RNA sequence: UACUUAUCCAGAAAGACAGAGGGAAAGGCCCUAUGAUGUCUUAGCAACCUGUACCGGCUGUAAAAGCAAGUAAAAGGUGCUAAUUCCUGCUCCGCCAAACGGGGACAGAUAAGCU
Numbered sequence: 001u002a003c004u005u006a007u008c009c010a011g012a013a014a015g016a017c018a019g020a021g022g023g024a025a026a027g028g029c030c031c032u033a034u035g036a037u038g039u040c041u042u043a044g045c046a047a048c049c050u051g052u053a054c055c056g057g058c059u060g061u062a063a064a065a066g067c068a069a070g071u072a073a074a075a076g077g078u079g080c081u082a083a084u085u086c087c088u089g090c091u092c093c094g095c096c097a098a099a100c101g102g103g104g105a106c107a108g109a110u111a112a113g114c115u
Stems, first nucleotide, its partner, number of pairs: 003113006013042005021031003026088003043081003048077003052072003057067003085107001090104005
């Protein structure tokens, strides 16, 4: 980098430095000198992976061992801490139609695995 799987209407910010843009992209709508983006420090959220404790199930005559769930906590690896992934685009359905509502796809983000 590509691919596969899962999740994405919940949750969680202060300080220092620096100084003009930022919210992926297009449109919209927002945030921003009452300091954005970024870097660092500290704190927090969450529970994807590893590990820990508990619980029962399956394989096993049993024990050992293994497998796949669930619960708790948050030690380690990530991630995250404006707005639903901020909203929409494409498609299908409800509706005479519009508005609106709902489902799906595409795109994106994160994790784990694989290359």
SAM riboswitch aptamer (S box leader) from Mucilaginibacter segetis, 115 nucleotides, folded computationally. NCBI's taxonomy places the organism under Bacteria, Pseudomonadati, Sphingobacteriales, Sphingobacteriaceae, Mucilaginibacter. Its mean pLDDT, the model's own confidence on a scale to 100, is 80. Of the family's consensus pairs, 97% are formed in the model.